[in-house]
Small-subunit ribosomal RNA, 5' domain from a Candidatus Omnitrophota bacterium, 574 nucleotides, folded computationally. Model confidence (mean pLDDT): 83 of 100.

Context: one part of a larger RNA
RNA sequence: GAGUGAACGCUGGCGGCGUGGAUUAGGCAUGCAAGUCGAGCGAUCCUUGUUACUGAUGGAGAUUGAAGCUUCGGCUGAUUUUUCCUGAUGUAACGCUGGAUAGCGGCAAACGGGUGAGUAACGCGUGGGUAACCUACCUUAAGGAGGAAGAUAGCUUCGCGAAAGCGGAGGUAAUACUCCAUAAUCUCUAAAUUUUGAUUGAUUUAGAGCAAAGAUGGCCUCUAUUUAUAAGCUGUCACCAUAAGAGGGGCCCGCGUCCUAUCAGGUAGUUGGUGGGGUAAUAGCCUACCAAGCCUAAGACGGGUAGCUGGCGUGAGAGCGUGACCAGCCACAUCGGGACUGAGACACUGCCCGGACUCCUACGGGAGGCUGCAGUCGAGAAUCUUUCCCAAUGGACGAAAGUCUGAGGAUGCGACGCCGCGUGGGGGAUGAAGGCCUUCGGGUCGUAAACCCAUUUUAUUAGGGAGGAACGUUAGAAUGUUAAUAGCUUUCUAAUCUGACUGUACUUAAUGAAUAAGCCACGGCUAAAUCCGUGCCAGCAGCCGCGGUAAUACGGAUGUGGCUAGCGUUACUC
Repeated sequence: GAGUGAACGCUGGCGGCGUGGAUUAGGCAUGCAAGUCGAGCGAUCCUUGUUACUGAUGGAGAUUGAAGCUUCGGCUGAUUUUUCCUGAUGUAACGCUGGAUAGCGGCAAACGGGUGAGUAACGCGUGGGUAACCUACCUUAAGGAGGAAGAUAGCUUCGCGAAAGCGGAGGUAAUACUCCAUAAUCUCUAAAUUUUGAUUGAUUUAGAGCAAAGAUGGCCUCUAUUUAUAAGCUGUCACCAUAAGAGGGGCCCGCGUCCUAUCAGGUAGUUGGUGGGGUAAUAGCCUACCAAGCCUAAGACGGGUAGCUGGCGUGAGAGCGUGACCAGCCACAUCGGGACUGAGACACUGCCCGGACUCCUACGGGAGGCUGCAGUCGAGAAUCUUUCCCAAUGGACGAAAGUCUGAGGAUGCGACGCCGCGUGGGGGAUGAAGGCCUUCGGGUCGUAAACCCAUUUUAUUAGGGAGGAACGUUAGAAUGUUAAUAGCUUUCUAAUCUGACUGUACUUAAUGAAUAAGCCACGGCUAAAUCCGUGCCAGCAGCCGCGGUAAUACGGAUGUGGCUAGCGUUACUC
């Protein structure tokens, strides 16, 4: 001099872009962070319509005729029985539209997000190998999808428990589960051929074995009946097996990867073989037996420290230091162990066991895991909002509309960093007042101020106002499929709809110099000096060194120098 995820002191106007728990991988209140599909399934409830049954209430008619009145002819008429109309309510069946709830089922939850404790290792980097391997979703190709049976949750009912929850009985569905059929370029076995440095590669033949599920639209060309429908045709999605691809992973190897010899010997599954097991796959990966090997001064083994890399800082470079943010890989998820499910985990917000801790309890027993986003306590020199939104980008599910998404996009806080802007501009000498110095003449702050003239970045107020929007939906046209002008796919056109930020960026006008400057230094190194106070005191100091009565070095003042919304100090690196 340059740099920092910095901190501290003094000071502080604005904006843009970044960045912010480095210490206790210490403990955590609260909310949210992974769901989705009714176009897989059966229920339950609501909404809405038709039909059938039920038949409250009201009305009209007939019948009966208590009691009262009576001109004895009758009149009014409680009550009884019954017909018709009205049609509340309830029940059942069928159909329709939309919605809700839990359950079964599918996919996702192994991604995304966090942290760096452990790890000196094939962990990472780089270059290879796999004739020793796997791969859900996606793409391509060529095939298939026939039949049958039994259960179970939800539900009903009964019981136990404070709760968490659990059990018995009955009964039901499926793209859940199971069985049979069919099948090869699949799998296994055997044989032959062929390739390679080489095996378990490739090819051919024979035998044996293994599969599936439907859902939802449209139509009448063919077939069947009847105009309409389906056991028919057709579209989309899903299903099964195979081959290939893409992307993703597993395993193996060469080389590289900190300090320490005041660590010199280490190792019994240890090194190799055979048999067996195990894995998607090689292998002491595991096991039984056999042999006695294997590593090491080119540093084994031990100890310490540490996630690695692209990069970042510095430097002319070589190098040295470092690994925040962003990106790739690895490891971990309260501590330790284990497997289950699954294409994929030995799984952060899954399960089981043990430990520590916290909470609930009826004392019998239960519940929990912020190294997700916010937030809190603690420790610390030190590190932020318990905000808004899925509008965009991306992800999961879904045919789609859409739902979910603390990923992400925004916003708030912090001069923590970088960059930009401003705090004014021009004129103005009697060099005003005042301060400081003075050889008392004057000098200096100093065109600085006042004053005059114009301006308005910024600020405040009032108007205007983008872009981030693509998609989606509806209608039409074309295209492909098809028997088809249904339907569906793709493309185009038109209309319409969707913004958290946000009335944001930007812009126009008005007001008025109006709202905005500090910090450090001045003995030499090192740019910048005088006075007063103090008197080896108080103090300064990076080094040399200042201070004991005229201190350019302490403290104050004035002046000057440097940098500037910062300045200085401390720490660390080159």